[in-house]
Context: one part of a larger RNA
């Protein structure tokens, strides 16, 4: 000198852009942050329309009917494993590169090929009847499916024997044939199509193995018993002590095992001429967690942050018989703490979910608020003007230096202020019409429609220097010097050091010198 997710004192006009709980993964009120699909389905709780009855005040009350638009609970499907936070734990194949499955799975989406036949018993819900303060629940009739089974078909699927070629990387792999077995499917429609089953590929995803990198401590030197290997069996999508029986005594280790301690890893960032030290906040990429521990079930995927149980702490209801909860999502609260923000606005854009679609939901995301934390830019004017005024400070004091072209005056100018005024871009589509081209729904054209930010940027008029500077230091290191005041006192100091009666080193003024909507101290790394 840089540099900082800083934070403290004094100050303080605007803007673009970025950042913002580094402490207690400490405890949360209170909203919201994950739903959607009636074009699976039985229905009909609210709304709106319709048609009928009945009562009249003749256009309004009350009933009825799921008939229609649409829909609350409810079955069933997808999605909830992504998106979004933290960094607790981890010295490990957890990351980083490099490689490998001849030992692996992959919903949705793509191409390819066949194929969707025939029946069936229930169940939620709704009725009735209870129990419970609740939170939930009980029994009974009945009802649907794209829920559930059962039977048919089927092979290049899987399984078992046998057979034919061909190739590697050791088990072997590809391939032809052939004989048993065993396994499918689901409707819905606006009649166009959307589905669904099985098998092959393909694209994404994930898994699992491996070499080589990966913090400090020997005041941690010996560890290990499922341990290390075999054989069998079980498990898995899959190799493998992954897990059991048995059998073998083996495996690690001074090239640092074990053991302590600390720590999520990396692209990256800071510094530095480089090698290196340093550090891992924003924003990518894996990874580990979701109030502590465990454990599965569902699913293509979890051993699952706003899913289950279990058992702990901790907080709340409670009618003491028993219940509920989990911000380390977004925003607020309290506590900690030098210290870190709004219980905003919209789904308009990009992107996710479900949906043919319209649409709906999306604290992702777009955007406002609030903070000099950082960057970066912009201003506070600008020309002229010496009776070198006045005041202030300083001297060798009637004089003279300086403050200084500063002020005053004169002229100019409006960036920015303030006031009207207009006023975006970001929107491309989706749906609707309408055309054109193949042929009756896909492409493409044109029309239309959407905007939170926001009357925001921006842009024009007018007015008027008008609305705007401060901080720290001046002994050397270091760029700036005198007076007063104090007297080893008060104080000051980054390192020398300085102060005891003429302090350029303390306070305080005059000037100067640095930086400047900053300045400067503190901490911290090069």
């Nucleotide at each position: 000198g840089g540099a900082u997710g800083a934070a403290c004192g004094c100050u303080a006009g605007c803007g673009g852009c970025a950042g913002g709980c580094c402490u207690a993964a400490c405890a949360c009120a209170u909203g919201c942050a994950a739903g959607u699909c009636g074009a699976a389905c039985g229905g009909u709780a609210a709304c709106a329309g319709a048609u009928c009855u009945a009562g009249c005040u003749u256009g309004c009350u009350a009933g009825a009917u799921g008939c229609u638009g649409a829909c609350g609970a409810g079955u069933g499907g997808c999605g909830c494993a992504c998106g979004g936070g933290u960094g607790c734990g981890u010295a490990a194949c957890g990351c980083g590169u490099a490689u490998a499955c001849a030992a692996u799975c992959u919903a949705c989406c793509u191409u390819u090929a066949a194929c969707u036949g025939a029946g069936g018993g229930a169940u939620a819900g709704c009725c009735c009847a209870g129990a419970g303060a609740a939170a939930u629940u009980u029994g009974g009739a009945u009802u649907a499916a794209u829920a559930c089974c059962u039977c048919a078909u089927a092979g290049u699927a899987u399984u078992a024997u046998a057979u034919u070629a061909a190739g590697g990387c050791a088990u072997c792999u590809u391939u032809u044939u052939a004989u048993a077995a065993u396994u499918a499917a689901a409707a819905c429609u606006c009649c166009g199509g959307u589905g669904g089953u099985u098998a092959a590929a393909g694209a994404u995803g994930a898994g699992u193995a491996u070499g080589c990198g990966u913090c400090c401590u020997a005041u941690u030197a010996g560890c290990u018993u499922g341990u290390u290997g075999g054989u069998a069996a079980g498990g898995u999508a899959a190799a493998a002590g992954c897990u059991u029986a048995c059998c073998a005594a083996g495996g690690c280790u001074a090239c640092g095992a074990u053991a302590g301690g600390u720590a999520g890893g990396g692209g990256g960032c800071c510094u530095g001429a480089a090698a290196g030290g340093g550090u891992g906040a924003u924003c990518c990429c894996c990874c580990a967690c979701a109030c502590u521990g465990g454990u599965a079930c569902u699913g293509a995927g979890a051993c699952a942050c706003g899913g289950a149980c279990c058992a702990g702490a901790c907080u709340c209801c409670u009618a003491c018989g028993g219940g509920a909860g989990g911000c380390a999502g977004c925003a607020g609260u309290g506590a900690g703490g030098a210290a870190u923000a709004u219980u905003g606005c919209a789904c308009a854009a990009u992107g996710g979910a479900g949906g043919a679609a319209a649409c709906u939901c999306u604290g992702a995301u777009g955007c406002a608020g609030c903070c000099a934390u950082g960057c970066c830019g912009c201003g506070u004017g600008c020309a002229g003007g010496a009776u070198g005024a006045c005041g202030g400070c300083c001297c060798u004091a009637c004089g003279g230096g300086u403050u200084g072209u500063a002020a005053a005056c004169u002229g100019c100018u409006u960036u920015u202020u303030u006031a009207c005024a207009a006023g975006a871009a970001g929107a491309a589509a989706c749906c609707u019409u309408g055309g054109u081209a193949c042929g009756u729904g896909u492409a493409c054209c044109a029309a239309c429609u959407u905007g939170a930010c926001g009357g925001u940027a921006u842009u024009g008029u007018a007015a008027g220097a008008a609305u705007a500077a401060g901080c720290a230091c001046c002994g050397g290191c270091u760029a700036a010097c005198u007076c007063c005041g104090u007297g080893c006192c008060a104080g000051c100091a980054g390192c020398c050091g300085c102060g005891g009666u003429a302090a350029u080193a303390c306070g305080g003024a005059g000037g100067g010198u640095g930086c400047a909507a900053g300045c400067g101290u503190u901490a911290u790394c090069c």
Molecule: small-subunit ribosomal RNA, 5' domain
Organism: uncultured marine bacterium